[in-house]
RNA sequence: UGGAAGGUCGUCUAAAGGUAGGACACGGGACUUUGACUCCUGCAAUAAUAGUUCGAGUCUAUUUCUUCCAG
Repeated sequence: UGGAAGGUCGUCUAAAGGUAGGACACGGGACUUUGACUCCUGCAAUAAUAGUUCGAGUCUAUUUCUUCCAG
C1' cells in the first nucleotide's frame, strides 16, 4: 500500500428492517446464628458521522480501531 473479516452493558453472547434480550459480574432485598448456596429485583450497551426508509444493531457511503492474507 492492496484485499478480507470484525466493533452491541464491566465481560461473554443473541436480535431475518418493527419495544435492543439473556448469562456472568455489580447494587438492593428475601432466606441463614454468620457465611455460602438459592430466589426476587435494579443498573447498564449498538465505534463515529452522514444517507435510504414511516421505522436502521441490521441496508449504503466515509472515517476510525482490531485481527488475518498478500507485497